RNA sequence: UCCCAGGUCGUCUAAUGGCAGGACAAAUGGUUUUGGUCCAUUGAAUGAGGGUUCGAUUCCUUCCCUGGGAG
Numbered sequence: 001u002c003c004c005a006g007g008u009c010g011u012c013u014a015a016u017g018g019c020a021g022g023a024c025a026a027a028u029g030g031u032u033u034u035g036g037u038c039c040a041u042u043g044a045a046u047g048a049g050g051g052u053u054c055g056a057u058u059c060c061u062u063c064c065c066u067g068g069g070a071g
């Protein structure tokens, strides 16, 4: 330099054009002598810009980052 794959809450993982969900973790409250367990509630994410579309995590494009391969 070129080719391929990937980037979603703190972590893991769904959503193949139509309200971004689940689990664990966190916070608050309840229960408990305390902790843990258990119950209820709450907050939290689509790598960045542009385009297509009534509507984009999803399709197109440029860039950034990570991994693999070729020279």
Stems, first nucleotide, its partner, number of pairs: 001070007010024004018054001026042005047063005
A computed fold for a 71-nucleotide RNA from Streptomyces jumonjinensis, annotated as transfer RNA. The organism belongs to Streptomyces, within Bacteria. Model confidence (mean pLDDT): 81 of 100. It matches the Rfam family "tRNA". The family's RNA type in Rfam is transfer RNA.